A computed fold for a 574-nucleotide part of an RNA from metal-contaminated soil clone K20-12, annotated as small-subunit ribosomal RNA, 5' domain.
It matches the Rfam family "Bacterial small subunit ribosomal RNA".
[in-house]
Context: one part of a larger RNA
RNA sequence: GAUAAACGCUGGCGGCGUGCCUAAUACAUGCAAGUCGAGCGGUAAGGCUUUCACAGAUUAUUUAACUAGAUAAGUCUCGCGUUUAGCGGGAUACUAUCAGUCAACUUCGUUUACUGGCUAGUAAAUGAGGGUUGAAUAAUGCGUGAAAGUACACGAGCGGCGGACGGCUGAGUAACGCGUAGGAACAUACCCCAAAGUGAGGGAUAAGCACCGGAAACGGUGUCUAAUACCGCAUAUUCUCUUCGGAGCAAAGCAGCAAUGCGCUUUGGGAGUGGCCUGCGUACGAUUAGGUUGUUGGUGAGGUAAAGGCUCACCAAGCCGACGAUCGUUAGCUGGUCUGAGAGGAUGAUCAGCCAGACUGGGACUGAGACACGGCCCAGACUCCUACGGGAGGCAGCAGUAGGGAAUUUUCCACAAUGGACGAAAGUCUGAUGGAGCAACGCCGCGUGCAGGAGGAAGGCCCUCGGGUCGUAAACUGCUUUUAUUUGUGACGAUUUUGACAGUAGCAAAUGAAUAAGGAUCGGCUAACUCCGUGCCAGCAGCCGCGGUCAUACGGGGGAUCCAAGCGUUAUCC
Numbered sequence: 001g002a003u004a005a006a007c008g009c010u011g012g013c014g015g016c017g018u019g020c021c022u023a024a025u026a027c028a029u030g031c032a033a034g035u036c037g038a039g040c041g042g043u044a045a046g047g048c049u050u051u052c053a054c055a056g057a058u059u060a061u062u063u064a065a066c067u068a069g070a071u072a073a074g075u076c077u078c079g080c081g082u083u084u085a086g087c088g089g090g091a092u093a094c095u096a097u098c099a100g101u102c103a104a105c106u107u108c109g110u111u112u113a114c115u116g117g118c119u120a121g122u123a124a125a126u127g128a129g130g131g132u133u134g135a136a137u138a139a140u141g142c143g144u145g146a147a148a149g150u151a152c153a154c155g156a157g158c159g160g161c162g163g164a165c166g167g168c169u170g171a172g173u174a175a176c177g178c179g180u181a182g183g184a185a186c187a188u189a190c191c192c193c194a195a196a197g198u199g200a201g202g203g204a205u206a207a208g209c210a211c212c213g214g215a216a217a218c219g220g221u222g223u224c225u226a227a228u229a230c231c232g233c234a235u236a237u238u239c240u241c242u243u244c245g246g247a248g249c250a251a252a253g254c255a256g257c258a259a260u261g262c263g264c265u266u267u268g269g270g271a272g273u274g275g276c277c278u279g280c281g282u283a284c285g286a287u288u289a290g291g292u293u294g295u296u297g298g299u300g301a302g303g304u305a306a307a308g309g310c311u312c313a314c315c316a317a318g319c320c321g322a323c324g325a326u327c328g329u330u331a332g333c334u335g336g337u338c339u340g341a342g343a344g345g346a347u348g349a350u351c352a353g354c355c356a357g358a359c360u361g362g363g364a365c366u367g368a369g370a371c372a373c374g375g376c377c378c379a380g381a382c383u384c385c386u387a388c389g390g391g392a393g394g395c396a397g398c399a400g401u402a403g404g405g406a407a408u409u410u411u412c413c414a415c416a417a418u419g420g421a422c423g424a425a426a427g428u429c430u431g432a433u434g435g436a437g438c439a440a441c442g443c444c445g446c447g448u449g450c451a452g453g454a455g456g457a458a459g460g461c462c463c464u465c466g467g468g469u470c471g472u473a474a475a476c477u478g479c480u481u482u483u484a485u486u487u488g489u490g491a492c493g494a495u496u497u498u499g500a501c502a503g504u505a506g507c508a509a510a511u512g513a514a515u516a517a518g519g520a521u522c523g524g525c526u527a528a529c530u531c532c533g534u535g536c537c538a539g540c541a542g543c544c545g546c547g548g549u550c551a552u553a554c555g556g557g558g559g560a561u562c563c564a565a566g567c568g569u570u571a572u573c574c
Stems, first nucleotide, its partner, number of pairs: 001573003005570005012446006018439002020404001025402003029399003034161003039158002042154002046152001047150008057140010069098004074092007105130011168357003177282007186274003191270008199233001201231002208223006239248003253262003283329003290320003295317008332354004336347004359380005382393004410436001412435003418432001419430004449479004459470004484511006493501001518563005523544003529558005539546002
């Protein structure tokens, strides 16, 4: 000087980073890989439409009935009473209460009678309308149930593409694993370019339906059906094989009114990616000196996408090694990182490239690609369920738990951006990613005020008792507002849309020095000194060394020095 640090004391803010180095220990819980109905048969759930049934509601029409109040303190009026007190009857609504909250007998026309006639009014009869209640019919929309349809949508299923990427970890590996420079005997889904084709057929099967077994996981039988699922046939520009005569090998449709688009088959080329081989480089140990039998080479065969003992049969006896074979120990490698003037030395967290692994060991299947983290089978250890017959599981994904440890975070938000999978698209999924949270863990930045202010106040400490020092420090006066708090406004990131972050950053205003300093050291190295206490005790210490009665080295006080939201200690590297 540095650190993925830890510990002690202390701690105001922001930006950007970083955060199980130990047990590749065991894992509760949730999520981390799906998507396509424009491949298919379909319809479990939901939406919409239609029809039917039921219940209740509203409106209209027809018909029948009714047409309306009760009580009360008051008020007015009549009668009785000694015209006082009081009693009885009637009317009234501008009141109140109740009767089911809301109510009202009202309008128009015709005829007759009366007022001498008209107009007009009154009374009676009749017709129509309005009002309330019951019933019937029709319509409307709400609810429940059933059925059908639906290019709205979709559970499960067949089929396609993707789950070989992305994410995590460093156990193993001293090796063509990695780095670098080359090579020839290869493969390549999706993408791009080019050529040719896309004809005519067939048989199944899942889902479904009906049964059956099982505690479950799951399975069986019968029967039905579709496809871009599967299989013949035809054709063959090309392609493959060839004894050069010949032989062999394809295909699938979907959407759209159409134009057309997306697909499919065969072949050639490209891009990118991957497999293989080789030169050189790549830790320590000789207290590891010999190692090797498919071992080294050849012929032939098999196998692979491909060269090759990769495998096998036969033949030969080779091959490696003091220029360190073999064996043992340790270790992922690199770009880089730290240090250093450099040469070097140390290291390999985060980020990027490669490799390896996915509970342990082994194996293959599918596929363009795996011998496959969240696929399969077998064995093992462990955990869980069980009806004891049998089953289920794999956080070295993101969070989180226990354990270990000096020690390492939230069971958060969002797909808005970037990227990925699928899809024609809308879109769905995405613990990748973007963000927020926690931690002074690191780096960087800011602040904790500024100016004036001497009788050098009080107080502390020292003192030769004169004074010195803390010290312009404080008080006091003036000023400022970074920060803080409150209020208002308010982005970029997003292109015509879509913002998790986030009412965040920023900006403006207001308040008020207001909210904010510690740690270590002071014998020399090494910047910084005195007093008291202690008395080889208690203690200090990186080295030298201090302490046994005058300690600048121990402990405390005052003062000083160095760093500063940090300061010291410990560990490790240069």
The RNAcentral record of the full RNA draws on ENA and SILVA.